Background:
A computed fold for a 136-nucleotide RNA from a Desulfotomaculaceae bacterium, annotated as FMN riboswitch aptamer (RFN element). NCBI's taxonomy places the organism under Bacteria, Bacillota, Clostridia, Eubacteriales, Desulfotomaculaceae. The coordinates come from a structure-prediction model, not an experiment, and the mean pLDDT is 76. Rfam family: FMN riboswitch aptamer (RFN element). From the family's description: The RFN element is a highly conserved domain that is found frequently in the 5'-untranslated regions of prokaryotic mRNAs that encode for flavin mononucleotide (FMN) biosynthesis and transport proteins. Rfam links the family to the GO term FMN binding. Rfam 15.1 lists 6,230 matches to the family in 5,120 species. It was read from a public genome assembly, where an Rfam model found it.

[in-house]
RNA sequence: UAAUGCCUUCAGGGACGGGUGCAAUUCCGUACCGGCGGUGUGGCGAAUAGACGCUUAAGCCCGCGAGCCCUAGAAUAGGGUUGAUCCGGUGAGAAACCGGGGCCGACAGUAAAAGUCUGGAUGGGAGAGGGUGUAG
Repeated sequence: UAAUGCCUUCAGGGACGGGUGCAAUUCCGUACCGGCGGUGUGGCGAAUAGACGCUUAAGCCCGCGAGCCCUAGAAUAGGGUUGAUCCGGUGAGAAACCGGGGCCGACAGUAAAAGUCUGGAUGGGAGAGGGUGUAG
């Protein structure tokens, strides 16, 4: 430095009020929230026009996980399904930076329809660390 085995830790956030009504955190109004990996015009260093190195950075760009369905005797695994972005500016280059406008949000439950309540879930997991062994 790379591969591999074992152990271990961490790993999802968010609402009130008013109206109607028998009944609504579900309708209305106004808010609030945004998992993980990748990508990038920011920052630092070098250079002095820039394209190099390190590092930060997307809910709606590309994927993954979870959920649901199917196959499989079980486990494992595989397949299917699974939401949403535009304009302007800067710049060599932007759906990511800056500004503005818009949009999305699994399944089940509920005396009324849920991203925010309750539940599966003190679960699982994309992944991110730490320790230790083997081999080169």